[in-house]
RNA sequence: UCCUUGGCAGUCCAGUGGUUAGGACUCGGCACUUUUACUGCCGAGGUCCCGGGUUCAAUCCCUGGUCAGGGAG
Numbered sequence: 001u002c003c004u005u006g007g008c009a010g011u012c013c014a015g016u017g018g019u020u021a022g023g024a025c026u027c028g029g030c031a032c033u034u035u036u037a038c039u040g041c042c043g044a045g046g047u048c049c050c051g052g053g054u055u056c057a058a059u060c061c062c063u064g065g066u067c068a069g070g071g072a073g
Base pairs, nucleotide, nucleotide: 001072002071003070004069005068006067007066010025011024012023013022018056027043028042029041030040031039049065050064051063052062053061
C1' cells in the first nucleotide's frame, strides 16, 4: 500500500428497508423462604462507531473515515 471480516445497553450477542431495536448476564424493587440462595413478577440502562449519499422511510443498502482482528506484497 492492497484485500478481507467486524464495531448494537455496564458485559456477551441476535436482528430486519416499515414506525416501541430484542435476548442472556448484571443492577434496583417486590413476592416466596426462618435467613441467604433459587425461582417468579416489575423496573432501570441504547447518539445501533463517525460523516456523506440512495430512498416516501436507513441500525440494515452504497461510499469515505476511524478502531480492532486476519491475509498478500
A computed fold for a 73-nucleotide RNA from Balaenoptera acutorostrata scammoni, annotated as transfer RNA. Model confidence (mean pLDDT): 80 of 100. The sequence is in RNAcentral, with records from GtRNAdb. A source record names the gene tRNA-Lys-TTT-12-1.